[in-house]
RNA sequence: UCCCCGUUAGCUCAAUGGCAGAGCAUUCGGCUGUUAACCGAAGGGUUGGUAGUUCGAGUCUACCACGGGGAG
Numbered sequence: 001u002c003c004c005c006g007u008u009a010g011c012u013c014a015a016u017g018g019c020a021g022a023g024c025a026u027u028c029g030g031c032u033g034u035u036a037a038c039c040g041a042a043g044g045g046u047u048g049g050u051a052g053u054u055c056g057a058g059u060c061u062a063c064c065a066c067g068g069g070g071a072g
Base pairs, nucleotide, nucleotide: 001071002070003069004068005067006066007065010024011023012022013021018055026042027041028040029039030038048064049063050062051061052060
């Protein structure tokens, strides 16, 4: 320098172009003599950034940033 993959909640990851979700964690409640475990609920998101396409973008396109892999 070139090619490929990835970036979404505190963490690990989902999501066919059509209301952004789950598990764990956190908080509250239930259960229990108490804790743990178990059960239920709640809070928590500029989907890495800037543009573009579209009635509509986490998803498609371009460029940039960061991380990983490969070629020379």
Transfer RNA from a Chthonomonadales bacterium, 72 nucleotides, folded computationally. The same sequence occurs in records of 2 taxa. The organism belongs to Chthonomonadales, within Bacteria. Rfam family: tRNA. Rfam classes the family as a transfer RNA. About the family: Transfer RNA (tRNA) molecules are approximately 80 nucleotides in length.